Model confidence (mean pLDDT): 80 of 100. This is a predicted structure of a 463-nucleotide part of an RNA (small-subunit ribosomal RNA, 3' major domain) from a Candidatus Daviesbacteria bacterium. Taxonomically the source falls in Candidatus Daviesiibacteriota (Bacteria, Bacteria candidate phyla). It was read from a public genome assembly.
[in-house]
Context: one part of a larger RNA
RNA sequence: UGACGGGAAGGCGCACAAGCAGUGGAGCGUGUGGUUUAAUUCGAUUCAAAGCGAAGAACCUCACCAGGACUUGACAUGUAGCUGCAAGCGCACGGAAACGUGUGACCUUCGAGGGUGCUACACAGAUGCUGCAUGGCCGUCGUCAGCUCGUGGCGUGAGCUGUACCGUUAAGUCGGGUAACGAGCGCAACCCCCAUCGUAUGUUAAAUUAUUCAUGCGAAACAGCCCCGAUUUUGUCGGGGAGGAAGGUGGGGAUGAUGUCAGGUCAGCACGGCUCUUACGUCCUGGGCAACACACACCCUACAAUGGCGAAAAACAACGAGUUGCAAGCAGGUAACUGUAAGCUAAUCUCUGAAAUUUCGCCUCAGUUCAGAUUGAGGUCUGCAACCCGACCUCAUGAAGGAGGAAUUGCUAGUAAUCGCGAAUCAGCAGGUCGCGGUGAAUACGUUCUCGCCUUUUGUACA
Numbered sequence: 001u002g003a004c005g006g007g008a009a010g011g012c013g014c015a016c017a018a019g020c021a022g023u024g025g026a027g028c029g030u031g032u033g034g035u036u037u038a039a040u041u042c043g044a045u046u047c048a049a050a051g052c053g054a055a056g057a058a059c060c061u062c063a064c065c066a067g068g069a070c071u072u073g074a075c076a077u078g079u080a081g082c083u084g085c086a087a088g089c090g091c092a093c094g095g096a097a098a099c100g101u102g103u104g105a106c107c108u109u110c111g112a113g114g115g116u117g118c119u120a121c122a123c124a125g126a127u128g129c130u131g132c133a134u135g136g137c138c139g140u141c142g143u144c145a146g147c148u149c150g151u152g153g154c155g156u157g158a159g160c161u162g163u164a165c166c167g168u169u170a171a172g173u174c175g176g177g178u179a180a181c182g183a184g185c186g187c188a189a190c191c192c193c194c195a196u197c198g199u200a201u202g203u204u205a206a207a208u209u210a211u212u213c214a215u216g217c218g219a220a221a222c223a224g225c226c227c228c229g230a231u232u233u234u235g236u237c238g239g240g241g242a243g244g245a246a247g248g249u250g251g252g253g254a255u256g257a258u259g260u261c262a263g264g265u266c267a268g269c270a271c272g273g274c275u276c277u278u279a280c281g282u283c284c285u286g287g288g289c290a291a292c293a294c295a296c297a298c299c300c301u302a303c304a305a306u307g308g309c310g311a312a313a314a315a316c317a318a319c320g321a322g323u324u325g326c327a328a329g330c331a332g333g334u335a336a337c338u339g340u341a342a343g344c345u346a347a348u349c350u351c352u353g354a355a356a357u358u359u360c361g362c363c364u365c366a367g368u369u370c371a372g373a374u375u376g377a378g379g380u381c382u383g384c385a386a387c388c389c390g391a392c393c394u395c396a397u398g399a400a401g402g403a404g405g406a407a408u409u410g411c412u413a414g415u416a417a418u419c420g421c422g423a424a425u426c427a428g429c430a431g432g433u434c435g436c437g438g439u440g441a442a443u444a445c446g447u448u449c450u451c452g453c454c455u456u457u458u459g460u461a462c463a
Base pairs, nucleotide, nucleotide: 001463002462003460004459005458007457008456009455010454011453012452013451015447016446019411020410021409022408023407026301027300029298030297031296032295033294034292035291042053043052064287065286066285067284068283069282070281073123077122078121079120080119081118082117089104090103091102092101093100094099125276126275128274129273130272134270135269136265137264138263139261141259146185147184148183149182150181151180152161153160154159165176166175167174191253192252193251194250196219197218198217199216200215201214202213222247225241226240227239228238229237230236231235303404307363308362309361310360311359312358314357320351321350322349325344326343329340330339331338332337370401375396376395377394378393379392380391381390417439418438419437420436421435422434423433
């Protein structure tokens, strides 16, 4: 100087407390461990791994396994030699395919060149190893308020001071004070969205106008004004009021200092070194990543009456996406869906009539008209192909589940809870993710305690 303390003081945070909804019990989904396996590819492992890489494992992906093949190679560049053929395309045969063999047509034709193929050589190739050789990127402490420098001063020096103290703040924010005076990276602001108004414009919007709306530009908030209180005159803070769309950082986002964890990633990419080179490279078929006594993590659905079911063209969104696409309407089908087809390269058309909600009726507390697992049968769609191993529909079946032990999570307001909708990935496949709007609470006395953090101080046999 740090680090640590079951030392002290002060401060903060959904940290506790006060509340609301959960998880932990059930079934299912997904991930992980373990086990199994020819293989169940690899990585991530306290917080900070476990719906994570993966914004989509039937083939492909694919890295794994079994088998069949290739060796200048699936891909790149170059050199030399040979070949006007072969490759490519079509067909036939063999084959699981890769591939091999045979054959035909076409193009240029004077040659050369180019292209292609073959041979040879340099080389290619590697999701092989090392994240403890690295770059880059990311996580984390933490959006915590800290981390430093120049000159000066103090100290033999390590170092200290500045940055300590008092008050204040969300803040090393600001004021006072001061052997310090200044400065930098952080804080804040500048950026974006939302809330109000003004103004300009008006396509496709709305039947038309108004204007809702849309797209730009601008204004507006600063403790600015008043009162009371605390204090320290300045200054600062607390409470209330007016005005205002908005009031004390208005709400949200982006933004992550110096550093820590030899944190994560050589499998996104790049790259040093090492290793393989008729194989640890490459192609293909099939299988596997989907196994299942079990353990854990995170969801989903429930256990019901604040409910379930049926009906009523009963009512109201927003964000988005669409030409290899979104598809209205009409017809068929119980339905999934199919046929046909208008419009739309989109404020025009479509996806798209949201659901919870409202009204009426039935159910009357039961393993039920709750719940829907599992299984049987029949179908639909995508795709070369749904056996391993897709989603959906109909009929039948109708398991556990009676509100969940110890323990534990999230959340302070348009939040929690609850309800649906959209998008990316994508041929097909979400209970996941990322967004969007609808309905819309309860509680916070307070900082003794738990956890984490910041500042000062103190102890230390630790560095």